[in-house]
Annotation
This is a predicted structure of a 498-nucleotide part of an RNA (small-subunit ribosomal RNA, 5' domain) from an uncultured bacterium.
Context: one part of a larger RNA
RNA sequence: GGACGAACGCUGGCGGCAUGCCUAACACAUGCAAGUCGAACGGAAGUAGCAAUACUUUAGUGGCGAACGGGUGAGUAACACGUGAGCAACCUACCUCAUACACGGGGAUAACACUGGGAAACUGGUGCCAAUACCGGAUAAGACCACACUAGGGCAUCCUAGAGAGGUCAAAGUGCUUUAGCGGUAUGAGAUGGGCUCGCGCCCAAUUAGCUAGUUGGUGAGGUAAUGGCUCACCAAGGCGACGAUUGGUAGCCGGCCUGAGAGGGUGAUCGGCCACACUGGAACUGAGACACGGUCCAGACUCCUACGGGAGGCAGCAGUGGGGAAUAUUGGGCAAUGGAGGAAACUCUUACCCAGCAAUGCCGCGUGAGUGAAUUAGAAGGUCUUCGGAUUGUAAAACUCUUUGAUUAGGGAAGAUAAUGACGUGUACCUAAAGAACAAGCCCCGGCUAACUAUGUGCCAGCAGCCGCGGUAAUACAUAGGGGGCGAGCGUUGUCC
Numbered sequence: 001g002g003a004c005g006a007a008c009g010c011u012g013g014c015g016g017c018a019u020g021c022c023u024a025a026c027a028c029a030u031g032c033a034a035g036u037c038g039a040a041c042g043g044a045a046g047u048a049g050c051a052a053u054a055c056u057u058u059a060g061u062g063g064c065g066a067a068c069g070g071g072u073g074a075g076u077a078a079c080a081c082g083u084g085a086g087c088a089a090c091c092u093a094c095c096u097c098a099u100a101c102a103c104g105g106g107g108a109u110a111a112c113a114c115u116g117g118g119a120a121a122c123u124g125g126u127g128c129c130a131a132u133a134c135c136g137g138a139u140a141a142g143a144c145c146a147c148a149c150u151a152g153g154g155c156a157u158c159c160u161a162g163a164g165a166g167g168u169c170a171a172a173g174u175g176c177u178u179u180a181g182c183g184g185u186a187u188g189a190g191a192u193g194g195g196c197u198c199g200c201g202c203c204c205a206a207u208u209a210g211c212u213a214g215u216u217g218g219u220g221a222g223g224u225a226a227u228g229g230c231u232c233a234c235c236a237a238g239g240c241g242a243c244g245a246u247u248g249g250u251a252g253c254c255g256g257c258c259u260g261a262g263a264g265g266g267u268g269a270u271c272g273g274c275c276a277c278a279c280u281g282g283a284a285c286u287g288a289g290a291c292a293c294g295g296u297c298c299a300g301a302c303u304c305c306u307a308c309g310g311g312a313g314g315c316a317g318c319a320g321u322g323g324g325g326a327a328u329a330u331u332g333g334g335c336a337a338u339g340g341a342g343g344a345a346a347c348u349c350u351u352a353c354c355c356a357g358c359a360a361u362g363c364c365g366c367g368u369g370a371g372u373g374a375a376u377u378a379g380a381a382g383g384u385c386u387u388c389g390g391a392u393u394g395u396a397a398a399a400c401u402c403u404u405u406g407a408u409u410a411g412g413g414a415a416g417a418u419a420a421u422g423a424c425g426u427g428u429a430c431c432u433a434a435a436g437a438a439c440a441a442g443c444c445c446c447g448g449c450u451a452a453c454u455a456u457g458u459g460c461c462a463g464c465a466g467c468c469g470c471g472g473u474a475a476u477a478c479a480u481a482g483g484g485g486g487c488g489a490g491c492g493u494u495g496u497c498c
Base pairs, nucleotide, nucleotide: 001498002497003496004495006494007493008492009491010490013366014365015364016363017362018361019359020358021324026322027321028320030319031318032317035064036063037062040061041060043058044057045056046055047054048053071277072276073275081201082200083199084198085197086196087195090194091193095190096189097188098187099186100185101184103137105135106134112127113126114125115124116123117122142169143168144167145166147164149162150161151160152159153158173182174181203249204248205247210240211239212238215237216236217235218234219233220232221231222230252274253273254272255271256267257266258265259264279300280299281298282297283296302313303312304311305310330356332355333354334353338352339350340349341348342347369402370401371400372399382393383392384391385390406439408434409433410432411431412430416424442487443486444485445484446483447468448467449466453482454481455480456479457478463470464469
């Protein structure tokens, strides 16, 4: 000098765009943050109607979603991440393309009705009924399994294609002017998303030198979507290590960001990619996908309710509260846009998101006025200094002539939105008009480094100070005043990095 998610002191006019718990991964009142589909299903209630029926609402069964989106950085020194390869060892709902198919049956169950237990959370019994819920049977182009064959290829285990006979495996309907559609099953291919393996890179300490029994390898089996000590039985005795094993400490990693001429050093807020976590520890279930933030079970700590028998909860989602701290915002508006879930759609939901609010926290822009103004009797008054002559503040003010950005008032008025739909915004941005210099300047410094000096007070006191150092009676170094210098809605100080 530059930089900052900064803080503190003094000061503070406006706008645009950003940013805003770095500390206690501390505890959380309250509200909201994941639903949707009646065009899968049977009910119930309501409205209209004499009725048939139509419409609306929806607790329940069922489907899809809830594994995304959002948060945090605790843990992790690791194939976690980055980069480059590999899988002849793998999976992939929804989506796209292609091929083939959907025949015929059955038994339940929630809701509901009756009834019982319980303070509650909730839960038991009996009876009834439905489905795209569940279960047999048929069919099998196809897939899979074991058997044997042919051709081609390779990367060791092998891979691909074809034909043979045997075994196993499907399905669901709904809706319509009964026409579209939307779905279902099987298989292949694609797309997308993941899983696994490896090379290289990846902080400090040797005042950490030895570490290791599922340990290292083999055979066989189990398990997995899949390879593998992943797990198990048996066998062998290996494996790692001064090229730093092991142990301890610290830490999410990267694109990037800051600095620097570069090399490098530091850092990992916001934004983007990956990982990990969801009160603490453990576990599985469902599912295409989780070992699952707003799911389940168990244990623990804590909080709450209780009729003492037993129950409920998890803000590291958005707001907000207490606490900690030098320190970090609103319990706001809207689904109008973009995106997501469901739905045929209308639409519903969406604290994702878009906006608004607060904060000079940062960057950028603008303003706080402009011009003339001592030629002539004024360099006015006041302040400060003075050798008492004057000097300086100082064209500064006054005065005269103008201008009107922002703010204010009135009028007009977008884009963001394809036909409709605008939270922002009871008209925003922007444009026009009006009045009036009117409402808008401070902070630090002045001994040298370092731009800027005098007076008074004080008297090694009070104080200053980044370093050198000032102050003990004329202090340009303390305090105040006048003057000056620097920056300017900021200016200084502190902290951290280069």
Model confidence (mean pLDDT): 84 of 100. It matches the Rfam family "Bacterial small subunit ribosomal RNA".